This is a predicted structure of a 350-nucleotide part of an RNA (small-subunit ribosomal RNA, central domain) from an uncultured bacterium. Rfam family: Bacterial small subunit ribosomal RNA. Rfam links the family to the GO terms ribosome and structural constituent of ribosome. The full RNA is in RNAcentral, with records from ENA, Greengenes and SILVA.
[in-house]
Context: one part of a larger RNA
């Protein structure tokens, strides 16, 4: 390379916007580049192939054809790509209406309970453990009531539940803000998919500067356990954790499953909209439309197991894999303040 895969065997970028590039709905008309067909020139000999011929056969020589899938240049065909014009509305967008939502960002507000500080009442323990000790406390502690600081999370509601591209979002109330979805069919009139580089977001830890610091707890300190315990357990405790602003750019960043599109039996549960039939009204039934889940049908899979939210059927367009270790490592290069991150081999052994 060609080919076979990528949910668990190696393989789907973490996640989105988008450039090139590939790929692309329906009617017509011209074009003819691609495509296809005819003819001509060429395609050196040799060599391969076919029939002959010559060394007693052959290898081997040698004589005709034939072929040399290619090119170039005419004449043609017009279905299908490709271009050009007109033109449609099914996909794509917009417009109106309507309603769900921890979806984003700021600002300002509650309670609850945890710690600390002050007052009261109180006396001898309290805390902790499998038992204990370190530890607190007669300088009055746990206990309880009263008042106050501060700081982080928001109990019930709460769900197999909603929103987000992903990470992730969860107390209330303003403001500003993105997206989805139903219904209407007014309007554009193919405006589309996806996407190598590029952008950009991106838990947690982690790094700069400046703040804050109740709680919690890496590190460190003692106490226990144990042979021994650099560990679980306990008593403590600084980083962090939190808030601004910048950096890092990683995760079992997972549905270990890329996007988009169409087709393929059904059942049952949920959330959110339209309809319909009900009724004073929510409900209950019936249909449709978006989302979340469970059973299972062909169908596929080595199996598990997926099965209209595919892992069936099939297009397109990315990305990735190719025996274990060495090793996601060395070196080189880019990033980066640093930790480190991306790119990524071999020898050499199995």
């Nucleotide at each position: 390379c060609u080919g076979g895969g990528c949910g668990u065997a190696a393989a789907g970028c973490g996640c989105g916007u988008g450039u090139a590039g590939g790929c692309g709905g329906g009617c017509g008309a011209c074009u003819a580049a691609g495509u296809c067909g005819g003819a001509u020139g060429u395609g050196a000999a040799a060599u391969c192939c076919c029939u002959g011929g010559g060394c007693u056969c052959a290898a081997c020589c040698u004589a005709g054809g034939a072929a040399c899938u290619g090119c170039a240049u005419u004449c043609g065909a017009a279905a299908c790509u490709g271009g050009u014009c007109a033109c449609c509305u099914a996909g794509a967008g917009u417009g109106a209406u309507g309603g769900a939502g921890a979806g984003g960002a700021a600002a300002g507000c509650g309670g609850a309970a945890u710690u600390c500080c002050c007052g009261g009442u109180g006396u001898a323990g309290a805390g902790g453990u499998g038992a204990a000790a370190u530890u607190c406390g007669u300088a009055g502690a746990u206990a309880u009531c009263g008042g106050g600081a501060g700081g982080a999370a928001c109990a019930c509601c709460a769900g197999u539940g909603g929103c987000g591209a992903a990470g992730g979002c969860g107390g209330c109330u303003u403001u500003c803000u993105g997206g989805a979805c139903a219904u209407u069919u007014a309007c554009u009139g193919a405006c589309g998919c996806u996407g190598a580089g590029a952008c950009g977001c991106g838990a947690a830890a982690g790094c700069g500067u400046g703040g804050g610091g109740a709680g919690c707890a890496a590190a460190c300190a003692g106490g226990a356990u144990u042979a021994g315990a650099u560990a679980c357990c306990c008593u403590g405790g600084u980083a962090g954790u939190c808030c601004a602003c910048g950096c890092u750019g990683u995760a079992a960043a997972c549905g270990a499953u890329g996007a988009g599109u169409g087709c393929u039996g059904g059942g049952u549960g949920u959330u959110u909209c339209g309809g319909g039939u009900a009724u004073u009204g929510a409900c209950c039934c019936c249909c449709g439309a978006g989302g979340c889940g469970c059973c299972g049908u062909a169908g596929c899979u080595a199996a598990c197991g997926c099965g209209u939210u595919a892992a069936g059927c099939a297009c397109u367009c990315c990305g990735c894999c190719u025996g274990g270790g060495g090793a996601g490592u060395a070196c080189g290069g880019c990033c980066g303040c640093a930790a480190g991150g991306c790119u990524a081999a071999a020898a050499c052994u199995c």